Annotation
Predicted 3D model of a 76-nucleotide RNA (transfer RNA) from a Burkholderiales bacterium. It matches the Rfam family "tRNA". RNAcentral records the identical sequence in 2 taxa. The prediction has a mean pLDDT of 80.

[in-house]
RNA sequence: CUCCACGUAGCUCAGAGGAUAGAGCGUCCGCCUCCUAAGCGGAAGGUCGACGGUUCGAAUCCGUCCGUGGAGGCCA
Numbered sequence: 001c002u003c004c005a006c007g008u009a010g011c012u013c014a015g016a017g018g019a020u021a022g023a024g025c026g027u028c029c030g031c032c033u034c035c036u037a038a039g040c041g042g043a044a045g046g047u048c049g050a051c052g053g054u055u056c057g058a059a060u061c062c063g064u065c066c067g068u069g070g071a072g073g074c075c076a
Base pairs, nucleotide, nucleotide: 001072002071003070004069005068006067007066010025011024012023013022018056027043028042029041030040031039049065050064051063052062053061
């Protein structure tokens, strides 16, 4: 330098044009228990990497950039 994949909650991920953006774990509150753990119930937590574009409508499609990982090239 070129190509490919990925970027969504604190962590691991789902969501592939129209749902109020979800799950598990974690955190917090409650129940249970002599206490703790386990179990059960509930809650908080996101403007989906950034900016543009397409569309009536974008997390989702397109472009540029940024970041992470991988493959290849070059080493003049």